Description:
c-di-GMP-I riboswitch aptamer from a Candidatus Atribacteria bacterium, 95 nucleotides, folded computationally. The source organism's lineage runs through Bacteria, Pseudomonadati, Atribacterota and Atribacteria. The coordinates come from a structure-prediction model, not an experiment, and the mean pLDDT is 81. It matches the Rfam family "c-di-GMP-I riboswitch aptamer". Gene Ontology term of the family: cyclic-di-GMP binding.

[in-house]
């Protein structure tokens, strides 16, 4: 350097849940908690996941139109999320 993860060693992280706080929201921040993880370290490309415009489908009301409500495609924006992919940096240990 490269493979590789042993019921090794020293150490680190910390899911659901729950408490306060933040935010319209996706989710963040402290603290409890541990289901887990050898990159669960760091980067938001790509999926995911909210918000807000445009704009089209269908559906309900309705004679019709126009307007409302709530569903839901797509574009564009602004946003979370590294415990999904990707990339990147690296601690032990074996070989």
């Nucleotide at each position: 350097g490269g493979c590789u993860g042993a019921g090794a060693a020293a150490g680190g992280c910390a899911a659901a849940c729950c408490g306060c706080u933040u935010g319209u929201g996706a989710a963040a921040g402290c603290g409890g908690g541990a289901c887990g993880c050898a990159a669960a370290g760091c980067c938001a490309u790509g999926g995911c996941c909210u918000c807000g415009a445009a704009u089209g489908a269908g559906a309900g009301g309705a004679a019709c139109c126009a307007u409302c409500c709530a569903u839901u495609g797509u574009u564009c924006g602004a946003g979370g999320u590294a415990g999904c992919a990707g990339g990147u940096u690296g601690c032990c240990g074996g070989c």